[in-house]
RNA sequence: GGGCCGUUAGCUCAACUGGUAGAGCGCUACAUUCGCAUUGUAGAGGUUACCGGUUCAAGUCCGGUACGGUCCA
Numbered sequence: 001g002g003g004c005c006g007u008u009a010g011c012u013c014a015a016c017u018g019g020u021a022g023a024g025c026g027c028u029a030c031a032u033u034c035g036c037a038u039u040g041u042a043g044a045g046g047u048u049a050c051c052g053g054u055u056c057a058a059g060u061c062c063g064g065u066a067c068g069g070u071c072c073a
Stems, first nucleotide, its partner, number of pairs: 001072007010025004019056001027043005049065005
């Protein structure tokens, strides 16, 4: 330098064919307990890496950039 893959909640990851962004763990509150843990219920938490484009509508499609992984030279 070139090819391919990845980037989504604090962490690990989903989201099928473009149509209201979700789960587990963690966090907060309440219930349970003498208290803690466990368990149950509810809740908070998101610029979907960034900049553009296409579209009525983009996490998803197209172009570019950044970072990480991997392969080739």